This is a predicted structure of a 74-nucleotide RNA (transfer RNA) from a Candidatus Moraniibacteriota bacterium.
[in-house]
RNA sequence: GGGCGUAUAGCUCAGCUGGCUAGAGCGUUACAUUGACAUUGUAGAGGUCACAGGUUCGAGUCCUGUUACGCCCA
Numbered sequence: 001g002g003g004c005g006u007a008u009a010g011c012u013c014a015g016c017u018g019g020c021u022a023g024a025g026c027g028u029u030a031c032a033u034u035g036a037c038a039u040u041g042u043a044g045a046g047g048u049c050a051c052a053g054g055u056u057c058g059a060g061u062c063c064u065g066u067u068a069c070g071c072c073c074a
Stems, first nucleotide, its partner, number of pairs: 001073007010026004019057001028044005050066005
């Protein structure tokens, strides 16, 4: 330098053929339960869907570019 893949919550990830409000597990906060802890239950907080632009009535999803990381080729 060329090609491919990945980027969504603090962590690990799902999100189908574009469709109303973006989700799960773990973690975290509060409460209940206990003599106390753990476990368990209920409720909550937490997101610029890597960044910028484009297509569309509508984009996490499609297209282009950029960045970071991984793999392959030279």